[in-house]
């Protein structure tokens, strides 16, 4: 750039020591009963391996992800008195 997924699921661990929830704005929250970020554990199964007739299903978990809260929530648009729906735009992550 194309493309699929994004309201499931994952630690009372060690080491560290103050900041974190992409970025901006505005909420909201986590944090010394311990953040970040490193090991380790885990979790999930998009690539891949095995099986199969099969893009079906099912085992494995080698390569990435991932492990507070819907992508933590709005931020543009449409619908609606409102609550609150829907889609988009950013961003994430697998392939290619």
């Nucleotide at each position: 750039c194309u493309u699929a997924u994004c309201g499931a699921g994952a630690g009372c661990g060690a080491c560290g020591g103050a900041g974190g929830g992409a970025a901006c704005a505005g909420g909201c929250c986590c944090g010394a009963u311990g953040a970040a970020g490193u090991c380790c554990g885990g979790c999930a199964a998009c690539c891949u391996g095995c099986u199969g007739a099969a893009a079906a299903g099912g085992c494995a978990a080698g390569g990435u992800g991932c492990u507070a809260a819907a992508u933590c929530c709005u931020g543009c648009g449409g619908a609606a008195a409102a609550a609150u729906c829907c889609g988009g735009a950013a961003g994430a992550u697998g392939a290619g």